About this RNA
Predicted 3D model of a 90-nucleotide RNA (SAM riboswitch aptamer (S box leader)) from Kineococcus radiotolerans. Taxonomically the source falls in Kineococcus (Bacteria, Bacillati, Kineosporiales, Kineosporiaceae). The model forms 96% of the base pairs in the Rfam consensus. It matches the Rfam family "SAM riboswitch aptamer (S box leader)". Rfam's curators write: The SAM riboswitch is found upstream of a number of genes which code for proteins involved in methionine or cysteine biosynthesis in Gram-positive bacteria. RNAcentral records the identical sequence in 2 taxa.

[in-house]
RNA sequence: ACACCAUCCAGAGUGGCCGAGAGACCUGGCUCGACGACGCCACAGCAACCACCGCGCAGCGGCAGGUGCUCCCGCCAGGGGCGAUGGAGG
Numbered sequence: 001a002c003a004c005c006a007u008c009c010a011g012a013g014u015g016g017c018c019g020a021g022a023g024a025c026c027u028g029g030c031u032c033g034a035c036g037a038c039g040c041c042a043c044a045g046c047a048a049c050c051a052c053c054g055c056g057c058a059g060c061g062g063c064a065g066g067u068g069c070u071c072c073c074g075c076c077a078g079g080g081g082c083g084a085u086g087g088a089g090g
Stems, first nucleotide, its partner, number of pairs: 002089001004087005013043005021032003025079005044070003048067003052062004074082001
């Protein structure tokens, strides 16, 4: 890579850089963007999964180590069973 399992309406922002598009793909919309979006970096934060600790142990709580996340119901609908994240396998 691939297949499997779980989750995707909660939570959490500041600064710097870049410079025109972005919202996974297609279609039709809609929204955001030079008052700098999207993306990247730093610090900070959140707490989804794993790890660790505790408990009355189907579960609950703590912690913030490994990933992840910090605009939006995966923006809405249709299509395809597609996309993202984590876990363990391999």